[in-house]
Context: one part of a larger RNA
């Protein structure tokens, strides 16, 4: 300068408490603001800011008994949520190796790497705070070993394929020596000579026997770091079939009967729910399956996959897939109301349907259409290589289940903007009136009145 500019988008009054002290802090009533948010739940980032007690120096744009402030003390509980011991992408290191004067560059095999694949739990309760973690009830998944059934093998026996080679008979074909028409030529006509079909052993090859129920070889069951398959994919577009979700009820069930004209009545006010998991396999959607024979590919092998052939069955057969529904789960929870209690809180506990709407959610990236033509490796199945003497399936009851992470805010006073900043910030959820609609208006749960 100056007690000047300012005090950072907005609804508050009134009572009442404690307290020195209250316009701001706690309780009720009223009012009003937001409802595709100003609500709820997450990732990311924050790192105790959660809770409870207690404080009143700073911080708080004024006050403060309040408070994301300051002190003490508590709180984050998982076989399944997320992540690790599983996979790979962009990319990142990189044994050896290549370059490089050297630091160090690239890079192979590898080994990291999720923003993606794989993968086994729901429903109610419960604190002051955590909960799909605790609890109660109802599942799943990996392994373990134990019992019980029902099956295959080793060793023995057995059964099954099952030769080479040698030998004997035999049979078709080649073709050697050799013979030899037709047809040509010569001839003394007797007859010769030439050429080729053809005939004709052996070796060779086929095909019976014997060697010989030989020699040899396979017989459960695991089984790849190797093969094959699957996983494995874009965008758009529309229709169907369904559920959440909403409405309505004269149906069902609790409560109420009127200080004002009527209100026992088709009156008036509230409810009218439940998941995983098991079971059946529906609406729909996909592929043609299934057996037998051969094989030069699939870096070996393969009964598997490819590819060639035969034949069964068949678009209403086979087999994959599949919401939803119904049944069980549930003789359980849940919940209007009611009783207790001064409160925190204890307890009892009805009915729990039926229509109609109706999703951006499932079915499903499934169908149909475009052209820009849309991971990748594991899990899983299948094949041999391989090991390989003991192993496989069921079913019951038990048993084991590791590290990290979980409080809390998460469109915001707790992230990012030096601030308790009108700004920024990635996914879910998505209710009534009216409405094309997540717009926009008013409203519901819920949440707030925003620090002079």
């Nucleotide at each position: 300068g100056a007690g000047u500019a300012g005090c950072g988008a907005g609804a508050g009054a009134g009572g009442g408490g404690g307290g020195a002290g209250g316009a701001a802090c706690c309780c009720c009533u009223c009012c009003g603001c937001c409802g595709a948010a100003u609500g709820c739940c997450c990732a990311a980032g924050g790192g105790u800011u959660c809770c409870u007690g207690g404080g009143g120096a700073a911080g708080g744009u004024u006050c403060a008994u309040c408070c994301g402030c300051c002190c003490a003390g508590g709180g984050u509980u998982a076989g399944u949520c997320g992540g690790g011991u599983c996979c790979u992408a962009a990319g990142g290191c990189g044994a050896g190796g290549c370059c490089g004067a050297g630091a160090g560059g690239c890079g192979u095999a590898g080994u990291c790497g999720a923003u993606g694949g794989a993968c086994a739990a729901c429903a109610g309760g419960u604190u002051g705070a955590u909960a799909u973690u605790c609890c109660u009830g109802u599942a799943c998944c990996a392994c373990c070993g134990u019992u019980u059934c029902c099956g295959c093998g080793c060793c023995a026996a057995g059964a099954c394929c099952g030769a080479a080679u040698c030998c004997a008979c035999g049979g078709u074909g080649c073709u050697a020596a050799g013979g030899a028409a037709a047809c040509c030529c010569c001839u003394u006509c007797g007859g010769g000579g030439g050429c080729u079909a053809c005939c004709g052993a052996a070796c060779c090859u086929c095909g019976u026997g014997g060697c010989g129920c030989u020699a040899g070889g396979u017989c459960a069951c695991c089984g790849a770091u190797g093969g094959g398959g699957a996983g494995a994919c874009g965008c758009a577009g529309g229709a169907a079939g369904g559920u959440a979700g909403g409405u309505g009820a004269u149906c069902c069930c609790g409560g109420g009967c009127g200080u004002u004209g009527g209100u026992c009545g088709u009156c008036c006010c509230g409810g009218g729910g439940c998941a995983a998991g098991c079971g059946c396999g529906u609406a729909g959607g996909g592929a043609g399956u299934c057996g037998c024979c051969g094989u030069a590919g699939g870096c070996a092998a393969a009964u598997c996959c490819g590819c060639g052939g035969c034949g069964g069955c068949a678009u209403g057969a086979u087999c994959c897939u599949g919401a939803g529904g119904c049944g069980u789960g549930a003789u359980g929870c849940c919940c209007a109301a009611c009783u207790c209690g001064a409160a925190g809180g204890a307890g009892u506990g009805a009915a729990g349907u039926c229509a109609c709407u109706g999703a951006u959610c499932c079915u499903a990236c499934g169908c149909u259409g475009c052209c820009g033509a849309g991971a990748a490796a594991a899990u899983c199945c299948u094949c041999u290589a391989g090991g390989g003497a003991g192993u496989g399936g069921a079913a019951a009851a038990g048993g084991u289940g590791c590290c990290c992470g979980u409080a809390c805010c998460c469109c915001a006073a707790a992230c990012c903007g030096a601030c308790u900043c009108a700004g920024g910030u990635g996914g879910g959820c998505a209710c009534g009136u009216a409405g094309a609609g997540a717009a926009u208006a008013c409203g519901a749960a819920g949440g707030c009145g925003a620090u002079c």